Predicted 3D model of a 1423-nucleotide RNA (small-subunit ribosomal RNA) from an uncultured bacterium.
[in-house]
RNA sequence: AGAGUUUUUUCCUGGCUCAGGGCUAACGCUGGCGGCGUGUCUUAGACAUGCAAGUCGAACGGACUUUUUCUUUGUAGCAAUACUUGGAAAAAGUUAGUGGCGAACGGGUGAGUAAUACUGGGGUAAUCUACCUCGGAGCGGGGCACAACUCAGAGAAAUCUGGGCUAAUUCCCCGUACGCUCUUUUGCACAUAAGUGCGAAAGAGGAAAGGUGGCCUCUACUUGUAAGCUAUCGCUCCGGGAUGAGCUCCUGCCCUAUCAGCUUGUUGGUGAGGUAACUGCCCACCAAGGCUUUGACGGGUAGCCGGCCUGAGAGGGCGAUCGGCCACACGGGCACUGCGACACGGGCCCGACUCCUACGGGAGGCAGCAGUCUAGAAAAUUGGGCAAUGGGCGAAAGCCUGACCCAGCGACGCCGCGUGCGGGAUGAAGUCUUUCGGGAUGUAAACCGCCGUCAGGGUGGACGAUGACAUUCGUGGCUAAUAUCCACGAGUGUUGACGGUACUCCCAAAGGAAGCACCGGCUAACUACGUGCCAGCAGCCGCGGUGAUACGUAGGGUGCAAGCGUUGCUCGGAUUCACUGGGCGUAAAGGGUGCGUAGGCGGAUUGGUAAGUCGAUUGUGAAAUCUCUAGGCUUAACCUGGAAACUGCGGUCGAUACUGCCGGUCUGGAGGACAGAAGAGGAGAGCGGAACUCCUGGUGUAGCGGUAAAAUGCGUGGAUAUCAGGAGGAACACCAGUGGCGAAGGCGGCUGCCUGGACUGACCCUGACGCUGAGGUGCGAAAGCGUGGGUAGCAAACAGGAUUAGAUACCCUGGUAGUCCACGCCGUAAACGAUGGAUACUAGGUGUAGGGGAGCGAUCCUCGGUGCCGGAGUUAACGCAUUAAGCAUCCCGCCUGGGGAGUACGGUCGCAAGGCUGAAACUCAAAGGAAUUGACGGGGGCCCGCACAAGCGGUGGAGUAUGUGGUUUAAUUCGAUGCAACGCGAAGAACCUUACCUGGGUUUGACAUCCCUCGAAUCCUCCUGAAAGGGAGGAGUGCCCUUCGGGGAGCGGGGUGACAGGUGCUGCAUGGCUGUCGUCAGCUCGUGCCGUGAGGUGUUGGGUUAAGUCCCGCAACGAGCGCAACCCUUGUCUUUAGUUGCCAGCGAGUAAUGUCGGGCACUCUAGAGAGACCGCCUCGGUCAACGGGGAGGAAGGUGGGGACGACGUCAAGUCAUCAUGGCCCUUACGCCCAGGGCUACACACGUACUACAAUGGCGGGUACAAUGGGCUGCGAGACCGCAAGGUGGAGCCAAUCCCAAAAAACCCGUCCCAGUCCGGAUCGGAGUCUGCAACUCGACUCCGUGAAGUCGGAAUCGCUAGUAAUCGGAGAUCAGCAUGCUCCGGUGAAUACGAUCCCGGGCCUUGCACUCACCGCCCGUCA
Repeated sequence: AGAGUUUUUUCCUGGCUCAGGGCUAACGCUGGCGGCGUGUCUUAGACAUGCAAGUCGAACGGACUUUUUCUUUGUAGCAAUACUUGGAAAAAGUUAGUGGCGAACGGGUGAGUAAUACUGGGGUAAUCUACCUCGGAGCGGGGCACAACUCAGAGAAAUCUGGGCUAAUUCCCCGUACGCUCUUUUGCACAUAAGUGCGAAAGAGGAAAGGUGGCCUCUACUUGUAAGCUAUCGCUCCGGGAUGAGCUCCUGCCCUAUCAGCUUGUUGGUGAGGUAACUGCCCACCAAGGCUUUGACGGGUAGCCGGCCUGAGAGGGCGAUCGGCCACACGGGCACUGCGACACGGGCCCGACUCCUACGGGAGGCAGCAGUCUAGAAAAUUGGGCAAUGGGCGAAAGCCUGACCCAGCGACGCCGCGUGCGGGAUGAAGUCUUUCGGGAUGUAAACCGCCGUCAGGGUGGACGAUGACAUUCGUGGCUAAUAUCCACGAGUGUUGACGGUACUCCCAAAGGAAGCACCGGCUAACUACGUGCCAGCAGCCGCGGUGAUACGUAGGGUGCAAGCGUUGCUCGGAUUCACUGGGCGUAAAGGGUGCGUAGGCGGAUUGGUAAGUCGAUUGUGAAAUCUCUAGGCUUAACCUGGAAACUGCGGUCGAUACUGCCGGUCUGGAGGACAGAAGAGGAGAGCGGAACUCCUGGUGUAGCGGUAAAAUGCGUGGAUAUCAGGAGGAACACCAGUGGCGAAGGCGGCUGCCUGGACUGACCCUGACGCUGAGGUGCGAAAGCGUGGGUAGCAAACAGGAUUAGAUACCCUGGUAGUCCACGCCGUAAACGAUGGAUACUAGGUGUAGGGGAGCGAUCCUCGGUGCCGGAGUUAACGCAUUAAGCAUCCCGCCUGGGGAGUACGGUCGCAAGGCUGAAACUCAAAGGAAUUGACGGGGGCCCGCACAAGCGGUGGAGUAUGUGGUUUAAUUCGAUGCAACGCGAAGAACCUUACCUGGGUUUGACAUCCCUCGAAUCCUCCUGAAAGGGAGGAGUGCCCUUCGGGGAGCGGGGUGACAGGUGCUGCAUGGCUGUCGUCAGCUCGUGCCGUGAGGUGUUGGGUUAAGUCCCGCAACGAGCGCAACCCUUGUCUUUAGUUGCCAGCGAGUAAUGUCGGGCACUCUAGAGAGACCGCCUCGGUCAACGGGGAGGAAGGUGGGGACGACGUCAAGUCAUCAUGGCCCUUACGCCCAGGGCUACACACGUACUACAAUGGCGGGUACAAUGGGCUGCGAGACCGCAAGGUGGAGCCAAUCCCAAAAAACCCGUCCCAGUCCGGAUCGGAGUCUGCAACUCGACUCCGUGAAGUCGGAAUCGCUAGUAAUCGGAGAUCAGCAUGCUCCGGUGAAUACGAUCCCGGGCCUUGCACUCACCGCCCGUCA
C1' cells in the first nucleotide's frame, strides 16, 4: 500500500466482498508447564444458609465470674485452720442497658437520568464543614428525669403496657465571657446591583463534662489520701488552616421535524415564610410575561468522564477491569436523627411478592462476599487470613473489617518455556504416486553419541517484618519531681494466611508433553482415488452434469502453534457523508420560474477600537493510561521512579496586516433624471377577410363519400357538384427567418386605449443603497374540476364498418365531454440547454437581429442579444469551449448501489382527481454512463451470385427401384439428421461379408512376443455331428551344425503365466481425414502515428476489376496468407517420330475391305515448341488504372474445363477406415460354427427409373462415335436354341485380337387419339446363367396376364452454350446381381428487359438494452 466482482472488450461511475487490528466473548476440534491479569454483557429476576459494622468498663449505674481481705451463721477440730450461710470492701475479668463515636466511609449495581447529571473553566461579596491542625480564652454553681433493675400484667410469637428505684461525658437552669451573634449610629478602603472587609460607639443575647495515671511542692485532714498539684485524654467559646460538601454561571454533550409551537408557579415584581446559603424554593397579591427553526415542546435511546479500540491524521466506535463524579438499594412516597442522609445490611406509610402463625397477628429485602434457582450461546469457591495495606472504635493492649491480602476454578486474554540436540543413505520398510525407468514422504526413522529446561522423587528453604507489640535500659521534653506520661535510640522476646510456596541442590530417564485450519483466484500451499448438477462446498467471484488442484478421503504441501478455526460486534481499508477529502449536461443529483424575509457573503479610502486573529507569560488541565528514559522480578508480560505530554480552558501584558464594530470621505458596483429607438411582452375594447358547417332559394342528376381494397354512412323525400343570399363559431395562410419579446410557462390578422421590462447615447444626481436567498409569497403548458354561457371545425368516451387467430388498437363513417368565453380551483410535465443565480478573468473566425459612431463609399469600430465553427483548458468519454461543462469567489437547491417506491403510514393542501413531504421489511451482485469490436435491423448507400426475373426441362400426382423415418421383430447391427442426413458410409448383405439374433461349442485363445515339453512338417481313409468340433487308423521323414550323445531354424500338438482380443463407451478427451460458409475476397502482421484504454490507422476515400485486381489520393510505410499466374486437359499451328495408326500419289490383289508392296504427305498418336500480351489502331478516362469499338488471328480481353479452398466458423461429421488418451469386459462385451436377420410393412418423406404417348409406339432398312476394359480374362467366325444362352474355340498380355450392336438421327411401312398396337406394374407357367447353395433372398429369357397412369394441389429443383434437354457407350465394385455412381461421346436449343422483390454474400455507413451475438434479448399471466 491494495485486491476480487457489472463487459465480447475498455474507461468511468457505483455498490457488494476480502486481506489488518481489537474483544469482559461464545461455539467446534485439540490441550504440557508457569507468571501476570481477568471472569452474569441476559433477569435492577427471585433468593435457602453463613458471613459482610462495630467499638469504648479509661463516660455511667447495675448484673455475673474468679481471687484476696474483713465480717456474720453453723459444723469439725485442743489449736492453727478447713468447710459452710449471709454481708461489706478491693483487685482482675465478662458484659445486657444508659451514654459517646462510628454506622453518610468502605463494598455493589447502571435501573432511572438528554440534564437538578457529567465535562473543562469561573463565581460564592449568597454558604456549611464532625474527627484533624494552628492561635486565643475558658471548664463556676445548681437541678429534673429515663433505661437497666424490680413488681404486676397482655401475647402462640414478635413484642408490648403499667407502677416503683437509680447513675453519668444523658437532659435542664443560673452565673461569667471574647475581637462571637443581633439592632441602631458612624469612619476608611474596595467593589459597585444589592454589598464586602477593617474599625468605632451604645444596647441586647449566647458556653462547658468530665475520665484516667502519677505525686505530695502548696492547701485540707495529716499513716496516707484528696476537692490539691501534675501528666494525659476529653469538654466549651472565638479566630485561622486543611479536608469535604452545598449553591450558581459559561463551554461542550446521541437520534428524530412523519414531534412546530410549548408554558399558569408559568415569566417578573412586592410582602411574608423557609434554608447553612441565593432563588417561585413555598404562599398571598399585582403585572402578562417567558421559551422556540441557533430546534422550544414531544418521542426514542443512553449513566457521564479520565480513558479503551481503531485510524497516517482528522475522525469513527466504545465507556468491562483501574480511577473521578452521579444515580439507585424489592416498586413508590415521606420525614426523623445527625457536621453530614431523606440513609444498601435505620425508621414510618402504601403496593407487589415470599415466609411464620395458636388466624388474633407478625417477619423479610444479596445491585456486599460466597452460594441457589431461573433466564441464557455464555462467566468461578457456600475457601484461608487479618501476616501486610487501608478503615471504625479505643489512652492503649486490642476488637471488628467477604475492604483488602492470598489460595481455588476457567487456554478467557497477554507474556515466557518445553515437547529434545548432534551424527546418520543401503536414500530401509510402510504409504502415496508413476510415462513403470522412477519420484515423494526423507536425515525423517532405525542406529550411534549427547544435554537435562518443564513435569516426577528427594535435600535445604526465603523476601514480604528495617514493621508492629511487649519488656529492660539510655537520652530528651513536661513537671516541684529522680514519679507518671510523651518522643527518640539500643538490647531481648513475640508476630506470616500465602506455604514447606518461590528459589537452590541431588537422582533418574528421550523417557510423560502437538494440534488446528487451509492448499481455484483474491491468498502461501497439488496430486491420486471416489462421486457424477447427486452428495456436497461457498467470504465475494463461483465450483459439482465421467478425466473436479473448488465436493469426500488419502498422500504431499502451506500457515499458525498450546493453541487453531468458526460465529458475533467494532474501527480500518471506505476519498462509500468527502473539515482534512467527493459530486450534480448524459452515470444518483439544479428547485418549473420570479419577487423577497431571516441568514450568509460583500467596492475604494481614512481614523479609532481590539471581539475574532497572532505572540509572550501565568494558573489550571487529579492520579492511572499513552510516549521517552532509568530501575525491580532469570527474561517478558507485569510493576516502580523520573521526564515529557495532556493539542483544552481561564488570567495578565503586547501586536494590529486581515475580518468584525464605531466614525469620516469617495465613485468604479447599484439606482435615479434626460434623449433615442426595436419588439407575436401583458391586459382589455373594437374591426376584418379567407376557409368551414348549417339554413333558404336557383341550376342539375345519380351517385357521393371513404380506403391499400372495402364497408358502415349520405343520396330520387333530389345528395355530391355549382350559383346567390343569410347565420354562426373558432383560428388568423402568405409575410415567417438558423428572426423578435418575456423570469419561466408562453406570445403571431388589423386599429385605438392602459401597462411591464430590456437596449443605446450623453455623463447630470444619490453615494455601497449590493449579491444570494431557508421559510414565505406571486406566476405557472396541457389535461382535469366547479358555476354560468357558447359550440363551426376537431375530437377522449361511445356506436357502427373494416383488418385480424382475436383487434376492447392502428384505417374508415359518425359522435359526447372537452377544446372557446367569464369567474373560481388544480399546481403538474422529457416545466429540457436534461446545464440554479451573481461577479471578474481567459485565442479567434463566421452569420444574424437592435442601437450608436467613423468614412464620399466599399467598409470599419463599438454596446447589449442570438446562432454556428474552433484554440488553450477541461472531461470517463461524448463533448463544452467569452451564451463554458475553462479559471476563481459568494449564496441557495439537490445526490450517496439496483429493486421494493415516489409506494405505505402520518401530516398538510385540494370540491374531487390528486399534489407536497416521504419510509421500512424483504430481495439482488449488480443496476448504470461513455466509448470499442462484431453480429443483427420488415435502416440507408454501392456491388456480386441461375438469387430473382426471362426461358427450357423436371420434382410434388401414378407404378416400380432405392434410401430414411416410423412401426414390427428373437434380431430387423451400427453410423449419417436443415441447407451441409435420406441411390449417404455401401465401387454392389443368398453363405461369406456381418458388426445383429437364436442355438451349438471354446478359454493363452482365430492373431503377436517370450518360456517348458513332445513330435518333423505334411498327406490319406473311416466313425459321430447341422457344422464347428470330437474320436480312430494309416503313410511319412526332410534342412543346418555336430565332439555322433545331441543342438538349432521352421512347423504342428500339449502346458504355465505374462499377455492377446473387443465394430464395447466417450468425435463433448484427441490425431488424421472430410463437409460447409466459399473459389466468397477477404484475413492478418512489423514499424510508425492517433487514443487514458478497448482499439483505430494501414484495409477508409475517388475510380476500376472476376478479384484487398490495379491506379490515384492519404500518417502511414512495408510485408505475409489468400486472388491471379506457375500445373493438367481441350481448341490452332510448327517440329520430331511413323507401328499395331494413316493411304494422297505409284504398284499388286480381292466379290469387297490399307488386304499386300511401298510411303509418312494428310488424319491420328505423343513428346518438344510456337501462339494471346489490351501487343496494334481509335474513342472515353485524372496524360492513370482501366473500359467501349475495330483490325489481325484457330482463339480476345481470365479462350473453355479441371486440380488447387486464406484467417476462421459450425464442441459440424467420423473412436465402425486407421491411429489414439481415459473408462469398461476377460470360461466373455473375446473366439469358432449352423441357421436366421440386415430384404419385415398399416403408413410418411427424400432421390431416381419408366410412363401417361403421334416431335410418338411398332416392324423393316441404313449410317456416324468417344472413353475405356480384357489371362481364374475378353472371347471372333461357325453351329444349336424363338430367346436368355449353349457347343466350340480362332485371335489377343492388345493404337494389332475381343468386348462392340453404338443409340437417337435418317429412309420405308403401319397405327389414328383409344386406357389404345400407349404404358408396362402385378401375377401364372416354362426356362437360362452364376454359384457348395437362388425357399426366405439373384439377374436374365420366352409365353401368357396387362394394374395405376390421359402431364400431376399447395409447394419446389436444375440449367446461361457445346450448356439445358435428349440419345446411347464404357468402367469400378463384382462368382452372380445397377433404374445407383463415375467417365465417354452423338444430336443439340431457348432466354437474360432489368436490379423492385425472395435467398446467400462483399464493402461503407447508421441505430441498438444483442455479444451463446435476432433461432438474441425481454415483458406479462399461469403452474
Its mean pLDDT, the model's own confidence on a scale to 100, is 86. Rfam family: Bacterial small subunit ribosomal RNA. Its family is annotated with ribosome and structural constituent of ribosome in the Gene Ontology.